[in-house]
RNA sequence: GGAGUUUUCCGAAUGGUCGCCGGCGGACGGCUCGUCCGUGCCGCCGGAGGAAAGUCCGGACUCCGCAGGGCAGGGUGGUCCGUAACACGGACACCGGGCGACCGGUGGAAAGUGCCACAGAGAACAGACCGCCGAGGCAGGCCCCAGCGGCCUGCUUCGGUAAGGGUGAAACGGCGGGGUAAGAGCCCACCGCUUCCGUGGCGACACGGAAGGCACGGUAAACCCCACCCGGAGCAAGAUCAAGCAGGGAAUAUGGACGGCCCGUCCUCACGUUCCCGGGUAGAUCGCACGAGGCCGGCGGCAACGCCGGUCCCAGAGGAAUGACCAUUUUGGGGCCUGGGGGAGCAAUCCCCGCAGGUACCCGGACAGAAUCCGGCUUACAGGAAAACUCCCCCU
RNA sequence: GCGCGCUUAGCUCAGUUGGAUAGAGCGCUGGCCUCCGGAGCCAAAGGUCGCAGGUUCGACUCCUGCAGCGCGCACCA
Numbered sequence: 001g002g003a004g005u006u007u008u009c010c011g012a013a014u015g016g017u018c019g020c021c022g023g024c025g026g027a028c029g030g031c032u033c034g035u036c037c038g039u040g041c042c043g044c045c046g047g048a049g050g051a052a053a054g055u056c057c058g059g060a061c062u063c064c065g066c067a068g069g070g071c072a073g074g075g076u077g078g079u080c081c082g083u084a085a086c087a088c089g090g091a092c093a094c095c096g097g098g099c100g101a102c103c104g105g106u107g108g109a110a111a112g113u114g115c116c117a118c119a120g121a122g123a124a125c126a127g128a129c130c131g132c133c134g135a136g137g138c139a140g141g142c143c144c145c146a147g148c149g150g151c152c153u154g155c156u157u158c159g160g161u162a163a164g165g166g167u168g169a170a171a172c173g174g175c176g177g178g179g180u181a182a183g184a185g186c187c188c189a190c191c192g193c194u195u196c197c198g199u200g201g202c203g204a205c206a207c208g209g210a211a212g213g214c215a216c217g218g219u220a221a222a223c224c225c226c227a228c229c230c231g232g233a234g235c236a237a238g239a240u241c242a243a244g245c246a247g248g249g250a251a252u253a254u255g256g257a258c259g260g261c262c263c264g265u266c267c268u269c270a271c272g273u274u275c276c277c278g279g280g281u282a283g284a285u286c287g288c289a290c291g292a293g294g295c296c297g298g299c300g301g302c303a304a305c306g307c308c309g310g311u312c313c314c315a316g317a318g319g320a321a322u323g324a325c326c327a328u329u330u331u332g333g334g335g336c337c338u339g340g341g342g343g344a345g346c347a348a349u350c351c352c353c354g355c356a357g358g359u360a361c362c363c364g365g366a367c368a369g370a371a372u373c374c375g376g377c378u379u380a381c382a383g384g385a386a387a388a389c390u391c392c393c394c395c396u
Numbered sequence: 397g398c399g400c401g402c403u404u405a406g407c408u409c410a411g412u413u414g415g416a417u418a419g420a421g422c423g424c425u426g427g428c429c430u431c432c433g434g435a436g437c438c439a440a441a442g443g444u445c446g447c448a449g450g451u452u453c454g455a456c457u458c459c460u461g462c463a464g465c466g467c468g469c470a471c472c473a
Stems, first nucleotide, its partner, number of pairs: 001392010012329007020047007027039004031034001049367001053378002056376005061234004068263004073230005078092005093106005107225002112223002114219003129165002131161013173191002176188003192214001193212008238286004247277006255267003279472003293312008330365005335359005340353005397469007406422004415453001425439004446462005
C1' cells in the first nucleotide's frame, strides 16, 4: 500500500424567530373559598429511537377465589454457565467451509410405525440387465500324433459371482495386497465402525488399549421416543366515579367456578350465577412514568454477568405534542479554478482523468416516529467513525 | 393498542399423511351456427401457487422471515 474478518459507536451541530405537548410558578377570572376550577396571558424547566417498527419469543403487572395433580395440547433441544425469564447471551466440545482472522451446523433412525416418486434387474434383513466364471447341449471354424482328441467363435440351458458397466438423491464399509474358476471381510495390513476397559475433564467429549470380520441407507422443519419448560386472558387487563335507558326470555344440583377433559378443591339452596334477545353510554380520574433505570469508579469472573460505593432524575398524548423558517458550520455529490499526470499535433493549441488542493456557485443528508413497562430476536437504514485481528506485496 | 385469520389463472374457488403434466366454473380468444347478434356446440390460450430463505432426493403442502388484505374487542342496566 492492497484485500478482508469481527465487534462497538454516531446517525448532523450551534444560534435566532415563530409555533406545539407536559410540568412548575405567576397574573387574571369564577364559585361551593379549596393543597379548587378555568384561560387565544407571562416566565422557567423538560420533550422520540437504534430500531420507538414487526408483534416473533421471554418476563413484570392486573384479573380469572386458590394457581394444586394427571391426561391432552404447545414449546425448547451439543455441553456447562449467565439471567427475573427466554426461541437470548458467554465460554467450551464435535462436524463442515475458508490459506487465515473467522463463519455455518448440532438430542435419538441398533423402541416402533410410515414414506423413499421417476429411472433401474434390484430401494431395505435387496438384487443377476450387461459383463465375468464354471458345467452341459447345438452349430461353425482351425490344429494334429487322426481319437468318443485339443483349441477358438456364436447361440442356448443350468449354476456361481456384487470386482467392473449401467440406473438413481441414495445400491448394503473404503483403499491396497493375498486368495479364487471368476469373485466376495473369504483372509491380512491401514482407515472407518461396534462393544468393553483404563486415564483426563463438572460435562459435551478427548486420548490410549483390547476384542469383534461388519451387523447399523436416508428422512423426526413425518408420526414418534427421551430430557426439560408452559394454568388462561390480556392495560380495550383492571379499579373508582359520573351520565343515560326498558326491559324480556332460557338454564340452574344429573349445578357452577375451571375459556380443552378428568380428579381434587371451593362456591352458593337463588334479591344468586351463566347465556340469549332488546336498550343505553362513547365521559372523567387512577393504573402511568423511580425503573430487572442511566452514568462514573472499585472488586470478583476467561467471558456473558454479578457485588459494592458514589452520582443523576430523563417524554407521557387520547385524532394523539416534539415542527417550520433564517444564518453560520459540517458532510456527500456536481460545476468552476489552480496544479499534476497522460494522449494528439511541426507548432499555436485541443482532448482525457477512480489524482491533489481551493471554491463566496448548484443539489442533497437515510430508515423511520413513543402509547402499560422492561429483556431479547428479526426486519429497514443515506452516510460516517473507532478498536482488535488475518492474508498478500513493497521498503528499512 | 391487543388478539386472530387469509393470500392458487382476469374473477370465484378446489387441490395436504410431500411425488414431478397444479385443476374446475365463469370470463377472454378463435372456429362452427345465424342476414346480424345472443344462446348453443367445438377448440385453444392463460399460473414466478404473495415474496425471500431453509429442511428434504423432491415443497402449493413442512419451518423461518417479510409484504398485502380482512376480522374481533370497551363500559352500564